Context: one part of a larger RNA
RNA sequence: UGAUGGGGGCCCGCGCAAGCGGUGGAGCAUGUGGUUUAGUUCGAUGCAAAGCGAAGAACCUUACUAAAGCUUGACAUGCCACGAAUCCUCUUGAAAGAAAGGUGUGCCUUCGAGAACGUGGACACAGGUGGUGCAUGGCUAUCGUCGGCUCAUGCUGUAAGGUGUUGGGUUAAGUCCCGCAAUGAGCGCAACCCUUUGUGUUUAGUUGCCAUCGUUGAGUUUAUAACCUUGACAAACUGCCAGUGAUAAGCCAAAGGAAGGUGAUGAUGACAUCAAGUCAUCAUGCCCCUUAUGCCUUGGGUGACACACAUGCUAUAAUGGCUAGGACAAAGGGCCGCGAUCCCACGAGGAUGAGCUUACUCUAAAAACCCAUCCUUAGUUUGGAUUGCAGGCUACAACUUGCCUACAUGAAACCGGAAUCGCUAGUAAUCGUCGGUUAGCCAUACGAUGAUGAAUUCGUUCCCAAGGCUUGUACA
Numbered sequence: 001u002g003a004u005g006g007g008g009g010c011c012c013g014c015g016c017a018a019g020c021g022g023u024g025g026a027g028c029a030u031g032u033g034g035u036u037u038a039g040u041u042c043g044a045u046g047c048a049a050a051g052c053g054a055a056g057a058a059c060c061u062u063a064c065u066a067a068a069g070c071u072u073g074a075c076a077u078g079c080c081a082c083g084a085a086u087c088c089u090c091u092u093g094a095a096a097g098a099a100a101g102g103u104g105u106g107c108c109u110u111c112g113a114g115a116a117c118g119u120g121g122a123c124a125c126a127g128g129u130g131g132u133g134c135a136u137g138g139c140u141a142u143c144g145u146c147g148g149c150u151c152a153u154g155c156u157g158u159a160a161g162g163u164g165u166u167g168g169g170u171u172a173a174g175u176c177c178c179g180c181a182a183u184g185a186g187c188g189c190a191a192c193c194c195u196u197u198g199u200g201u202u203u204a205g206u207u208g209c210c211a212u213c214g215u216u217g218a219g220u221u222u223a224u225a226a227c228c229u230u231g232a233c234a235a236a237c238u239g240c241c242a243g244u245g246a247u248a249a250g251c252c253a254a255a256g257g258a259a260g261g262u263g264a265u266g267a268u269g270a271c272a273u274c275a276a277g278u279c280a281u282c283a284u285g286c287c288c289c290u291u292a293u294g295c296c297u298u299g300g301g302u303g304a305c306a307c308a309c310a311u312g313c314u315a316u317a318a319u320g321g322c323u324a325g326g327a328c329a330a331a332g333g334g335c336c337g338c339g340a341u342c343c344c345a346c347g348a349g350g351a352u353g354a355g356c357u358u359a360c361u362c363u364a365a366a367a368a369c370c371c372a373u374c375c376u377u378a379g380u381u382u383g384g385a386u387u388g389c390a391g392g393c394u395a396c397a398a399c400u401u402g403c404c405u406a407c408a409u410g411a412a413a414c415c416g417g418a419a420u421c422g423c424u425a426g427u428a429a430u431c432g433u434c435g436g437u438u439a440g441c442c443a444u445a446c447g448a449u450g451a452u453g454a455a456u457u458c459g460u461u462c463c464c465a466a467g468g469c470u471u472g473u474a475c476a
Base pairs, nucleotide, nucleotide: 001476002475003473004472005471007470008469010467013464015460016459019423020422021421022420023419026314027313028312029311030310031309032308033307034305035304042053043052064300065299066298067297069295070294073125077124078123079121080120081119082118083117087102088101089100091098092097107114127289128288130287131286132285136283137282138278139277140276148187149186150185151184152183153182154163155162156161167178168177169176194266196264197263199234200233201232202231204229205228212223237260243251244250303442316416320375321374323372325370326369332363333362334361337356338355343350344349382413387408388407390405391404392403393402429452430451431450432449433448434447435446
């Protein structure tokens, strides 16, 4: 100087407390371990692995496995020979491929050739999701959006070092003020810049909108204030007042204001730590394979199943369930597409195919909610697993292994032990909607979006984590 203490005092955080809702018990979905297997490809392993890489494994993907094949190779550059290329038919085969026959002579030209493509040959080489993340770059997680980490000069100490950065206040903040052998500065903080949101003024009104006046089945049409959309600006700074404080920084209350003390929200992540993660995104040193650890193909596997763990979904009902009627969003996406309308089907869906390259059209029905009927505390009109049978859709193909529909079947589960998680306001909780990836989909995931909308915070004793001060130490 650090590290550390069941040392001290200070301070902070959904850390505890106060509350609300969960997980842990049930069924299922997904991931992981284990076991099994010809193979169950590989990676990730406390927090910081386990609905993670994977924004989507039937083939492909695919890296694994069995079988059938290839060896200058699926791909790149260079050399030589032949043939333009392409297309068609046939035999064999699970396919990859192998063998045979036919059609056809293009572009350019200095008539030698050339460009592009194909076949064959010899070698240089290609190729490797093979190894090493403990050889690396790049990217990322984590502590942590915690408030820290340092430097120059000076001073000080024999030196390692110290000082500054400590002290008194204050702040979300090493934020600011005062003091001080320190004076300044840098990376962080904050602010500026950027995204969303809240108020107003103003520009512009089509495809958007609708007070009033006519008009219509209907903003449908005429006129164009408001709303809405769109660009530009204004607005918040402890600015003003009272109190408090050291006459400071600030704190507290009031006014005005759409908004008040960082207005709310995102992006933004210091020096370092963990030889943290990734050689399977990519790049790359070294090592290894080269008739195979490379390449092509078909089928299988990644979907197995005594069990254990993790994350979720659905429930266990009356604050409810079924049925009928009625109301209110936002943000997305659409030509390889979204698909209205009418008809058929109990339905998934089929047939038709208007409109839309979109403020015009379609997706589109919002759902919780309201009103009404029935059910009346039951394993039930709760719950929907499982199974049978019949269908639909996508796709060469749905057996292993897709999604959806109808009918039948109707399991566990009556609120969950020890333990443990999230959340402080338009938050939790509840409720739907949309998107990417896709031919289709195992999405209950992930990412966005609105609707309804709480409770509690006395406080910092204790548990956990962080910060600075001080102190002990047989530790470095």
Record summary
Small-subunit ribosomal RNA, 3' major domain from Corymbia citriodora subsp. variegata, 476 nucleotides, folded computationally. The RNAcentral record of the full RNA draws on SILVA. Rfam family: Bacterial small subunit ribosomal RNA. Rfam links the family to the GO terms structural constituent of ribosome and ribosome. Taxonomically the source falls in Corymbia citriodora (Eukaryota, Streptophytina, Gunneridae, Corymbia). Its mean pLDDT, the model's own confidence on a scale to 100, is 80.